[in-house]
This is a predicted structure of a 366-nucleotide RNA (Bacterial RNase P class A) from a Gammaproteobacteria bacterium.
RNA sequence: AGAGUCGGCUAAGCAGUCGCGCUUAUACAGCUUGCUGUAUGAGGGAGGAAAGUCCGGGCUCCACAGGGUAAAGUGCCAGGUAACGCCUGGGAGACGUGAGUCUACGGAAAGUGCCACAGAAAAUAUACCGCCUGAUGAAAGUUAGGUAAGGGUGAAAUGGUGCGGUAAAAGCGCACCGCGCUGCUGGUAACAGCAGUGGCAGGGCAAACCCCACUUGGAGCAAGACCAAAUAGAGACCAACUAAUCGCAAGAUUAAACGUGCGACCCGCGCGUAGGUCCGGGUAGGUUGCUUAAGUCAUAUAGUAAUAUAUGUUCUAGAUGAAUGAUUGCUCUCGACAGAACCCGGCUUAUCGGUCGACUCUUAAC
Numbered sequence: 001a002g003a004g005u006c007g008g009c010u011a012a013g014c015a016g017u018c019g020c021g022c023u024u025a026u027a028c029a030g031c032u033u034g035c036u037g038u039a040u041g042a043g044g045g046a047g048g049a050a051a052g053u054c055c056g057g058g059c060u061c062c063a064c065a066g067g068g069u070a071a072a073g074u075g076c077c078a079g080g081u082a083a084c085g086c087c088u089g090g091g092a093g094a095c096g097u098g099a100g101u102c103u104a105c106g107g108a109a110a111g112u113g114c115c116a117c118a119g120a121a122a123a124u125a126u127a128c129c130g131c132c133u134g135a136u137g138a139a140a141g142u143u144a145g146g147u148a149a150g151g152g153u154g155a156a157a158u159g160g161u162g163c164g165g166u167a168a169a170a171g172c173g174c175a176c177c178g179c180g181c182u183g184c185u186g187g188u189a190a191c192a193g194c195a196g197u198g199g200c201a202g203g204g205c206a207a208a209c210c211c212c213a214c215u216u217g218g219a220g221c222a223a224g225a226c227c228a229a230a231u232a233g234a235g236a237c238c239a240a241c242u243a244a245u246c247g248c249a250a251g252a253u254u255a256a257a258c259g260u261g262c263g264a265c266c267c268g269c270g271c272g273u274a275g276g277u278c279c280g281g282g283u284a285g286g287u288u289g290c291u292u293a294a295g296u297c298a299u300a301u302a303g304u305a306a307u308a309u310a311u312g313u314u315c316u317a318g319a320u321g322a323a324u325g326a327u328u329g330c331u332c333u334c335g336a337c338a339g340a341a342c343c344c345g346g347c348u349u350a351u352c353g354g355u356c357g358a359c360u361c362u363u364a365a366c
Stems, first nucleotide, its partner, number of pairs: 001362010012331007020045001022043010047337001051348002054346005059220004066267004071216005076090005091105001092103004106211002111209002113205003123158001128151002130147007159177006178200001179198008224288004233279001235278004242255005257273006295314001297312006332335001
């Protein structure tokens, strides 16, 4: 100097004029005495993804809230977190010269299923070309037996390489590697290393069904609460009211039956004595929920880290047909993707630039 990898900050800036919304102070007015309106001030007013609606929760209601089956989700190990399918670290595998990146990463010896075409053959494995031996034949060839080392097909062909051995061959035997089993060492563990032993289940696919381990109520701010307003049911269909005890009676209690609620089903629990379904009509305005929160930031301690604890600091949009707009001037790094609607923690996707830190590779000079 060039090319890269990982992580952080920012997201045009400044000034003026008019305008919008929230909070608040003062003054005045109104009347329902705590609200409304006007005027003048002060303070604040979209994002790193606000997007996707893919996960996890907080909060509200069902509702006092259990058990099981089914269903769904996750899937190496350890930690973090309110929790997660997220984050951090480690292991294994793959890619990269490397810094680093990615993984839908439990089980194929429980069972079922699939592997097109090609090929002899893709599982109860087999023999197309070939190799060897015998018979026959003048020869080509024919026929019987043995074989899977060589060749072909294919993504994949029955462990691989080498030596010996054989008529030709084969784990047939041996050495090493691979695979299974057992033991020891290190590690919390996933796993790694070493040693012994066995000729050794033919492979792949579970993002195929399945098996195993763990987890899981539902609905959602259009949840929910309060105030106001209005009303037509002369409609149709289904449909329980049983028994015992106490009581003079009214009635009460218990059991049964029925209806109903708890995501599906079963058990169980609760509410009720009636209700349920369809059709038709009326009203639908306001207040609240609504922003202080598992917060942000800084320092210290502990930890490899994620993070935790302590101290201090700070108060950061709350609209409701939907607030931040219009205009003028200047500057340069010339501005992308793009707008909250109950809130928060993540992941994924889109993206013009500017800037900071650490690390890797190449080249040159000293």

Its mean pLDDT, the model's own confidence on a scale to 100, is 77.
It matches the Rfam family "Bacterial RNase P class A". Gene Ontology terms of the family: dimeric ribonuclease P complex, ribonuclease P activity and tRNA processing.